[in-house]
RNA sequence: CUUGUAAAAGGCACACCCUUCGAAAGGAGGGGUCGCAAAGCCACCGGUCUACGGAAGAGUCCAAGACAGCGGGGUUGCCAGUC
Numbered sequence: 001c002u003u004g005u006a007a008a009a010g011g012c013a014c015a016c017c018c019u020u021c022g023a024a025a026g027g028a029g030g031g032g033u034c035g036c037a038a039a040g041c042c043a044c045c046g047g048u049c050u051a052c053g054g055a056a057g058a059g060u061c062c063a064a065g066a067c068a069g070c071g072g073g074g075u076u077g078c079c080a081g082u083c
Base pairs, nucleotide, nucleotide: 002081003080004079011036012035016031017030018029019028020027021026034069040075041074042073044072045071046070047067048066049065050064053062054061055060
């Protein structure tokens, strides 16, 4: 520099259950372990979801929020292999 076939040091943790916060999507903590080579971090682009409020009558737009384990992008990084 590049790759993630295999191994190892280790890491994360879907569904589900308990507690808790929230109007909800969903978040946090504990258990759990489907999977993951960025399943680390960032809502910048697309997408999906929520529906307290406004416009409206197109389930459409605005505003507000959520998802990084939907894709892209940015950024940092462990181990191993190749050159």
Overview
The RNA shown here (c-di-GMP-I-GGC riboswitch aptamer) has 83 nucleotides and comes from a Gammaproteobacteria bacterium. Its mean pLDDT, the model's own confidence on a scale to 100, is 78. Rfam family: c-di-GMP-I-GGC riboswitch aptamer. Its family is annotated with cyclic-di-GMP binding in the Gene Ontology. It was read from a public genome assembly, where an Rfam model found it. Taxonomically the source falls in Gammaproteobacteria (Bacteria, Pseudomonadati, Pseudomonadota).